The RNA shown here (c-di-GMP-I riboswitch aptamer) has 90 nucleotides and comes from Gemmatimonas sp.

[in-house]
């Protein structure tokens, strides 16, 4: 350097929960809080799954109602991939 990951050593990240705020939602920020993470850094490039404002069908006498499709939407703490990293035991 690359692999690789210890009952090492410095440190790091923040699961749900409740709050507040954005959002149609799903989910984002932020605070608290730790379930956990050796990449649980970053990237929506592939899969996965998750939501339907919007659009398209259907149903309705009609409605701000209801059903099924559909991402342009979200997830990187679902998995892989690309790009970067502290440490230095086997």
């Nucleotide at each position: 350097u690359c692999a690789c990951g210890a009952c090492a050593a410095c440190g790091g990240c923040a699961u749900a929960c409740c709050c507040g705020u954005c959002g149609a939602a799903a989910g984002g920020c932020g605070g608290c809080g730790a379930c956990g993470c050796a990449a649980a850094g970053c990237u929506a490039c592939g899969a996965g799954g998750c939501u339907a404002c919007g659009g398209c069908g259907c149903a309705u006498c009609a409605a701000u109602c209801g059903c099924g499709c559909u991402a342009c939407g979200c997830u990187c703490g679902u998995c892989g991939g690309g790009c970067u990293a502290c440490c230095g035991a086997a």
Description
Lineage of the source: Bacteria > Pseudomonadati > Gemmatimonadota > Gemmatimonadales > Gemmatimonas.